Context: one part of a larger RNA
């Protein structure tokens, strides 16, 4: 290369839109590209497989028959696939009636806390630990009451509850918005699926420019334990943590489980939904479509487990592994202000 594989042994791109590619429901009709048959021609020896012979045997060798495979070129075949035509309506997709929801963006706005200022009242600690200390405080803290600034987060609800592709997303009002799901079955006729490159989105930290800065808080300073203590523990405290335009592009970016579609006993629990039932009106109930959980049947699996939300059983297509360390490295190449990313070895060892 081929096998054979990726939930935890090496293997699923961090997600998503999509281009070439690969690949397609379903009935008719034509054609013969693929397929399938004949025929002819080719298919050098040599080697291969049989069968006879030579070397005393065998290896080796002579003769002869035969194969694989791919090609050409000629006739049928027409059932799959392909193509070219009409159609279909069960994928897909639209149109109408509902519907849930922390999806996304914007502007508003509300308390509750903490800090700080600004006054009344108070007096002498206070704050913090395992125990202390550093700290604060007679210049009146700490407590407590009223006023103000300001910033960031948004208890209770809150839930193996909801959305979202994933990252994430939670106060409460208003506006721009995407997505989804259920009835109906009115249109559309395979328009699909998946997808190398490629484009977008991508937590946290981090870089740049300006703001802002309550509370927390890497570095850093101090107090403490300790044999030491570069720490845990305290008291302090810059960057940052927030905002706005830009960058970075990583992550145990996890279900460590790639998208899509099919098929395969069931329990039960929760969110949306629809018909049916009952009800004064609901619920419990009973069908059923979508979500999500949990616990099982065969079956899978090394085993843990996993089972309709597959890790069954199958269908496409893409991605990735092929012994550890050298390595998420170096060297070139793209990107980046950088930090670093991304692609990815080798000697050498074991």
């Nucleotide at each position: 290369c081929u096998g054979g594989g990726c939930g935890u042994a090496a293997a699923g791109c961090g997600c998503g839109u999509g281009u070439a590619g690969g690949u397609g429901g379903u009935u008719c009709u034509g054609u013969a590209a693929g397929u399938a048959g004949g025929g002819c021609g080719u298919g050098a020896a040599a080697g291969c497989u049989c069968c006879c012979g030579g070397c005393u045997c065998a290896a080796c060798u002579g003769g002869g028959a035969g194969a694989u495979g791919c090609c050409g070129u000629u006739c049928u075949a027409a059932a799959c696939u392909g193509c070219a035509g009409a159609g279909c309506u069960a994928g897909a997709g639209g149109a109408u009636g509902g519907u849930a929801g922390a999806g996304g963006g914007a502007g508003g706005u509300g308390g509750a806390a903490u800090u700080c200022c600004c006054g009344g009242u108070g007096u002498a600690g206070u704050g913090g630990u395992g125990a202390a200390a550093u700290g604060c405080g007679u210049a009146g803290a700490u407590a407590u009451c009223g006023g103000g600034a300001g910033g960031a987060a948004c208890a209770c609800c809150a839930g193996u509850g909801g959305c979202g592709a994933a990252a994430g997303c939670g106060g409460c009002c208003u506006c721009c918005u995407g997505g989804g799901u259920c009835g109906c079955a009115c249109c559309u006729g395979a328009c699909g699926c998946u997808c190398a490159g490629a484009c977008g989105c991508g937590a946290a930290a981090g870089c740049u420019a300006g703001g802002g800065g309550a509370g927390c808080g890497a570095a850093c300073g101090g107090g403490a334990u300790u044999a030491g203590a570069a720490a845990c523990c305290c008291c302090g405290g810059u960057a940052g943590u927030c905002c706005u335009a830009g960058c970075c592009g990583u992550a145990a970016a996890c279900g460590a489980u790639g998208u899509a579609g099919a098929c395969u006993u069931g329990g039960u629990g929760u969110c949306g939904g629809u018909g049916g039932g009952g009800u004064a009106a609901a619920a419990g109930c009973c069908a059923u479509c979508g979500g999500u959980g949990c616990c099982g049947a065969a079956g899978c699996a090394a085993a843990c487990g996993c089972g309709a939300u597959a890790a069954g059983u199958c269908u496409a297509c893409c991605g990735c592994c092929u012994g550890g360390g050298g390595a998420c490295u170096a060297c070139g190449g793209c990107c980046g202000c950088a930090a670093g990313g991304u692609u990815a070895a080798a000697a050498c060892u074991c």
A computed fold for a 350-nucleotide part of an RNA from an uncultured bacterium, annotated as small-subunit ribosomal RNA, central domain.
The prediction has a mean pLDDT of 88.
Its Rfam family is "Bacterial small subunit ribosomal RNA". Its family is annotated with structural constituent of ribosome and ribosome in the Gene Ontology.